Predicted 3D model of a 513-nucleotide part of an RNA (small-subunit ribosomal RNA, 5' domain) from Bubalus bubalis bubalis. RNAcentral holds the full RNA, with entries from SILVA. Lineage of the source: Eukaryota > Metazoa > Teleostomi > Pecora > Bubalus bubalis. The coordinates come from a structure-prediction model, not an experiment, and the mean pLDDT is 82. Its Rfam family is "Bacterial small subunit ribosomal RNA".
Context: one part of a larger RNA
RNA sequence: GGAUGAACGCUGGCGGCGUGCCUAAUACAUGCAAGUCGAACGAAUCACUUCGGUGGUUAGUGGCGAACGGGUGAGUAAUACGUAAGCAACCUGCCUAUGGGACUGGGAUAACGUUUGGAAACGGACGCUAAUACCGGAUAGGUAGAGAGGAGGCAUCUCUUCUCUAUUAAAGUUUAGAUACACCGAUAGAUGGGCUUACGGCGCAUUAGCUAGUUGGUGAGGUAACGGCUCACCAAGGCGAUGAUGCGUAGCCGGACUGAGAGGUUGAACGGCCACAUUGGGACUGAGACACGGCCCAAACUCCUACGGGAGGCAGCAGUAGGGAAUUUUCGGCAAUGGGGGAAACCCUGACCGAGCAACGCCGCGUGAGUGAAGACGGCCUUCGGGUUGUAAAGCUCUGUUGUAAAGGAAGAAUGGCAUGGAUAGAAUCCAUGAGUGACGGUACUUUACCAGAAAGCCACGGCUAACUACGUGCCAGCAGCCGCGGUAAUACGUAGGUGGCAAGCGUUAUCC
Numbered sequence: 001g002g003a004u005g006a007a008c009g010c011u012g013g014c015g016g017c018g019u020g021c022c023u024a025a026u027a028c029a030u031g032c033a034a035g036u037c038g039a040a041c042g043a044a045u046c047a048c049u050u051c052g053g054u055g056g057u058u059a060g061u062g063g064c065g066a067a068c069g070g071g072u073g074a075g076u077a078a079u080a081c082g083u084a085a086g087c088a089a090c091c092u093g094c095c096u097a098u099g100g101g102a103c104u105g106g107g108a109u110a111a112c113g114u115u116u117g118g119a120a121a122c123g124g125a126c127g128c129u130a131a132u133a134c135c136g137g138a139u140a141g142g143u144a145g146a147g148a149g150g151a152g153g154c155a156u157c158u159c160u161u162c163u164c165u166a167u168u169a170a171a172g173u174u175u176a177g178a179u180a181c182a183c184c185g186a187u188a189g190a191u192g193g194g195c196u197u198a199c200g201g202c203g204c205a206u207u208a209g210c211u212a213g214u215u216g217g218u219g220a221g222g223u224a225a226c227g228g229c230u231c232a233c234c235a236a237g238g239c240g241a242u243g244a245u246g247c248g249u250a251g252c253c254g255g256a257c258u259g260a261g262a263g264g265u266u267g268a269a270c271g272g273c274c275a276c277a278u279u280g281g282g283a284c285u286g287a288g289a290c291a292c293g294g295c296c297c298a299a300a301c302u303c304c305u306a307c308g309g310g311a312g313g314c315a316g317c318a319g320u321a322g323g324g325a326a327u328u329u330u331c332g333g334c335a336a337u338g339g340g341g342g343a344a345a346c347c348c349u350g351a352c353c354g355a356g357c358a359a360c361g362c363c364g365c366g367u368g369a370g371u372g373a374a375g376a377c378g379g380c381c382u383u384c385g386g387g388u389u390g391u392a393a394a395g396c397u398c399u400g401u402u403g404u405a406a407a408g409g410a411a412g413a414a415u416g417g418c419a420u421g422g423a424u425a426g427a428a429u430c431c432a433u434g435a436g437u438g439a440c441g442g443u444a445c446u447u448u449a450c451c452a453g454a455a456a457g458c459c460a461c462g463g464c465u466a467a468c469u470a471c472g473u474g475c476c477a478g479c480a481g482c483c484g485c486g487g488u489a490a491u492a493c494g495u496a497g498g499u500g501g502c503a504a505g506c507g508u509u510a511u512c513c
Base pairs, nucleotide, nucleotide: 001513002512003511004510006509007508008507009506010505013365014364015363016362017361018360019358020357021323026321027320028319030318031317032316035064036063037062040061041060043058044057045056046055047054048053071276072275073274081200082199083198084197085196086195087194090193091192095189096188097187098186100184101183103137104136105135106134112127113126114125115124116123117122141168142167143166144165145164146163147162148161149160150159151158152157172181173180202248203247204246209239210238211237214236215235216234217233218232219231220230221229251273252272253271254270255266256265257264258263278299279298280297281296282295301312302311303310304309329355331354332353333352337351338349339348340347341346368398369397370396371395378389379388380387381386403450404449405448406447407446408445412440418434419433420432421431422430423429457502458501459500460499461498462483463482464481468497469496470495471494472493478485479484
């Protein structure tokens, strides 16, 4: 000198864009943050009714989602991350493509009704009912095994044709209908993951030996898959001064800061990966979790209780207490973008978009411009002549950025749906036109009017280092980054005038280069 998620002191006009618990991964009151589908199903209930029905709502069964999105950085020195490869050792819901199929039967169960236990949370018994819920049979293809043939490679092998054996599918809804959306299995793709290998990135040797599922083999089990992943048996190996093991510290990277570079430091915000969800352990469901707002067990803590037993988990968004030098609103909206569900309308979305607070940072603008010498008054200094503040002020002439007031007033909006028209056999589908859809917000912006009116401080002035005098003080009070000032003429302390620097900031402190 540059930089910061900064803090502190003094000061403070505005706007744009960003950023905002670095400490206690401490404890949490309250509200919200994951639902949706009646075009899967029975039922209950409400409104209207021409008594034929029509429309709505929803507790339950069922489907999809809840594994995404959002948070945090505790742990982790390697089951992590980065880069480059490999899988002839693997999985993949929704999506896309291709070509097939959806035949035939059955038995339950929640809701509901009756009854009953409990303070509650929540149950028990009996009876009834439906499905795209569940279970048989058939068939297809797939998978596994055996046999025969062909092709290829990279050693184990891979691909393909045929035969036999075993095993294994399905569901409907809507519509007048066509259609549309769902369903089943197969092949391929895409996307997302899983596993393996090599290399790379911390400190301590005042840590030198470590290791028994340990290292390898055979066989078996397990997994989507390879593998001591697990087990039985056999062998005695494996790692290590090119630093094993241990201890300490730490999420990693793209990047960021600095520097001419090499390098050093760092990992806030944004993006990728990983790990975690009060602490520890476990599995279930599922395409996917060993699952933040799911389940079970144990522990600590908090709450309710009729003492028998129950409930909870903000490292989601706000907010509270605590800790701390220190970090914001218990705001608005789904209008946009994106996500989940739905045929759609639409519903949900503290993701997100916005507003609020904070000079926390960067950038921009303003606090006026021109003229004006009797060089006014006042202040300060003085050799008492004057000098300086100083064109500075006043005065005169302007301007209106900003401000105040008034008027107009956006872009972000295009879709979906609706209406009309066209193509079309068609209410499918496509195209065109129209009305309509904005939290921000009567905001940005524009125009008009008015007034110099409402807007400057902070630090320094001995040398380094730009900028000096007077008074007070008298090794006192004090200053100080280093050298050092102060003991009666202090340009170094304090105050005043003046000057220098930066400026809505300026200094100090902390940290990095």